[in-house]
Context: one part of a larger RNA
Molecule: small-subunit ribosomal RNA, 3' major domain
Organism: metagenome
Order: sequence, then C1' cells, then structure tokens
RNA sequence: UGACGGGGGCCCGCACAAGCGGUGGAGCAUGUGGUUUAAUUCGAUGAUACGCGAGGAACCUUACCAGGACUUGAAUGCAUUUUGACAGAUUGAGAAAUCAGUCGUUCUUCGGACAAUUUGCAAGGUGCUGCAUGGCUGUCGUCAGCUCGUGCCGUGAGGUGUUGGGUUAAGUCCCGCAGCGAGCGCAACCCCUAUUUUUAGUUACCAGCGAGUUAUGUCGGGGACUCUAAAAAAACUGCCGGCGCAAGCCGCGAGGAAGGUGGGGACGACGUCAAGUCAUCACGGCCCUUACGUCCUGGGCCACACACGUGCUACAAUGGCGAGUACAGAGGGCAGCUACAUCGCAAGGUGAUGCUAAUCUCAAAAACUCGUCUCAGUUCGGAUCGGAGUCUGCAACUCGACUCCGUGAAGCUGGAAUCGCUAGUAAUCGCGCAUCAGCCAUGGCGCGGUGAAUACGUUCCCGGGCCUUGUACA
Repeated sequence: UGACGGGGGCCCGCACAAGCGGUGGAGCAUGUGGUUUAAUUCGAUGAUACGCGAGGAACCUUACCAGGACUUGAAUGCAUUUUGACAGAUUGAGAAAUCAGUCGUUCUUCGGACAAUUUGCAAGGUGCUGCAUGGCUGUCGUCAGCUCGUGCCGUGAGGUGUUGGGUUAAGUCCCGCAGCGAGCGCAACCCCUAUUUUUAGUUACCAGCGAGUUAUGUCGGGGACUCUAAAAAAACUGCCGGCGCAAGCCGCGAGGAAGGUGGGGACGACGUCAAGUCAUCACGGCCCUUACGUCCUGGGCCACACACGUGCUACAAUGGCGAGUACAGAGGGCAGCUACAUCGCAAGGUGAUGCUAAUCUCAAAAACUCGUCUCAGUUCGGAUCGGAGUCUGCAACUCGACUCCGUGAAGCUGGAAUCGCUAGUAAUCGCGCAUCAGCCAUGGCGCGGUGAAUACGUUCCCGGGCCUUGUACA
C1' cells in the first nucleotide's frame, strides 16, 4: 500500500421486511449428469454451465458409428499435355457414391475463348493446446470509482490531491484544506415514448356540401379531425413560500401534457476471475498425409433402472362447455400472403380474385351478453394407447406436425428449501417475427389488450461503496 475480520461508523441495492405470483409434489416438453451403445459427435460446469453455442438434427446439416469407394484429392488459381467436347438422354451393375456401354455433340474476327482431361506447384484436417494468442463475450456492475502532470511531504515503498463538513442517483455539486490542474468513467449530447405548433396530404382520414347503395369514404370533393413523417417548441428547481453561508432539501404551492434524472433504450472506466471460446473467424507451435483428408448409403446425435435445472398444462365455479357479439399494436408476404365461392365433421382439397402492399392479405384472445353444469376425480384434467385421415418432402420405420373418432392416466394446491417482481410493473390474454420444404416452438426476440397489492422500516441475511481500526497474510 492492499487484502481479510463471526472489528467499528456512515450509505446504497427487490438485499431483508411488507405484498402478489411461482418453483420444489403430478403429467408432458426441453437441457444436463449418469448409465447404455457400433456411435449415442463436440464444447459450456457455483454465482457467471444446464429451452446454453443450436435464430429449426428425418436425408442434408454432421463434426460420431458401420459398410462401400477416392488419393493433387470435394473447391479455387497459375503453368502444362491432349481433346472437341462437357452437359444431357438412355442401357447395364450397384444401397448409393461410382464404373462400363450406346446415342449425342461448341463458338470463332482463326489470335483465341469455353469445357473436359494429363502432369506439376499451391491442398485438406470441426485433429491437440483458450495455460502460446488476436478478435469477441460473461461477471463484479451502470457499481462510482480508476488514474496522471507539476508542486509539497517521506531515506524509501509511498502519501497528498481523491481525506474532512454538508449534499447527490453519482469523485454530483458546495465549503474548507499543500495543494493546483487534468484525463478515463458519472451526467449531457443519440434513439423511442408522453404534449403542442408548422409544413405536407396518398394508399391513411371524413366535419361540413353533393352523388350513389339493402349496406360500406364507395364516388365528386375537402385539408378541419384521426393518422402518417419531417422540422420546431417545451422542463431549467425557471417562479412562489419555508430551511440553509452555499450546494441543495421540503411544499394535496402555482402554472403545465409532463416536475425535480418524466418513462424506456443504446451506451459498461482502470481492472478481476491464467473466466469462456483454436468448433464462427483469424493465428504461433505440435500432430495426420492411400488418412486424423474426401465422397456415398444406412444408422446415431431422439437410447433409459435413475438424479438435477428451465418451462408448459393442470388440479377447477373469479371455472368448464355451448351460442351470440365487440375492440389492438408491431410485423410478414411473389418458388409468397391469399379474399370469395365450393367440397369435407375437421386438418385440408378444388376453383378463383386482389396484392411487389398505409391500397390486397395473414388476422386476435381474454373481456361482455345469454344458457347449461352444482363440488364430483366431475361436462375438471388431458397423459397414454387403438383406429381412420390431411399436409410438407426422393423419403415421415427408427424420428415430423396437424385433424377426426374412441380411450380417458397422474393430479384435489405440493416437505425441507427456494425464485421473480415497486406501475402500465407483477399477474393474466392473445398476436407477430427470425430460423424454416415441413417441424418436435411449451423455446427466443418483439407487440399490444385487461390490469393489481405492498414498502412501518434498515435490527438481521446477501452483495456493494467510503472512512477508520487490528493483523503472525501478500
């Protein structure tokens, strides 16, 4: 100087407390451990691994296994040899890769181009080392800290500044002070959102005027309103009162759409964990080179006495079922989204139309109204299994999703323990997108609808910041 203390002081955080909803019990989905296996590819492992890499494992992917094949090789470049082909069609062998045969057969300005082939040079490796590395990332932590120049103090390590008194979300600001300044962080500048104005009105809108319809901004038109999308204004403790030297704090104070950081996002200091990643990529070293490279078929990554994590669905009446009837936002769409009609109980099929989209389309649910069920393993719950189908795709056996009929398991609110959340939040309801032929999505990322309760307080648990004290630790 640090680090540590079941030392002290001050302070903060959904850290506790106060509340609401879960997990832990059940069934299923998914990841992991373990076991099994020819293989169940590899990585991630307290917090900071475990719906994680994976934003899509039937083939492909694919790295694993079995078998069949190739050796300048699956790709690309340069040089070179030969040819006019190659491709395509077809026959045979084969699981295919591939091999063999037949048909077939370029352009040209004659320089060559193009394609295949031979040879040569450069291959290739998801093999090892993340403890050789770059880059990227997690975490402490959006915590308020981490440093420097010069001066001063100290033999020196180092100190001071950065401590102290107040204040703040903040090393934020004020006052003081052998310090005076400065940098990286904080804040602000950026984006979205809440209000208003101006400009502009098409595909959006329709108040007033006209036309038309069973009906609809449908048409003429309009530029008011909603909205769209560009510019601007607005919030600064600015004003008032109280307290204070000041910074600042307090006020069911005014005004205001918004009030003291208005709400949300992006943004992550010096560093820590030899944290993670050589399997995104790049790269040093090591290793393989008729194989640890490459192609193909089939299998595996989906196994199953078991254990754990993360979720979904429930156990019901604030509910289930049937009928009726409203209201979003953000997105996607041409090898696409599909109105409408029709067939089918349905998944879906057939026909047909609009839309390269503020134009057409995908397209809401909870809520509300009426009826029914009356506390039961039930009209709760839907696992499992049987049968029949639809769709995608060469192909759904291992191993797809969906539909219909039947079946109708566990489960009556979950031990010890444990998680999330402070407001348009939790809870609850549906919708969209990426990936994608299809989908094991209950996941991830977004969007809106309905919409709470509680916070006395900081003694205690956890984590963190500043000062101080002890130390046989560095």